[in-house]
RNA sequence: UCUCUGCACGGGCAAACCGCCGGUGACGGCGGGGCGCAAAGCCACGGGGUCUCGGGCGCAGCAGCCGAGACAGCCCAGCUGCCAGG
Repeated sequence: UCUCUGCACGGGCAAACCGCCGGUGACGGCGGGGCGCAAAGCCACGGGGUCUCGGGCGCAGCAGCCGAGACAGCCCAGCUGCCAGG
C1' cells in the first nucleotide's frame, strides 16, 4: 500500500419516546433518551421507493398526472474513512 475478517478494546453514531425551537406538512435543529448500527460517514442533480404540500380534474374524495419539497436508520449504485486482527 492492497485485500479480507470482526463476536468490538479505545473511541464514534443514535430509533421510539419526552422537552424547547423552526416548518402548512412530510420532517428538521438542540437537549434528554437508547432501539439498534462496522460506514447509522457523505451523496436526494445517479436509479428505484416511501411520504408531504400545492396545482389540475371533479359534485366531492381516492388513484393517476403536473410542480415543489421530506426521508441516506428503505434498497441498489457512487465517494471517503477510524480501531483490532489475519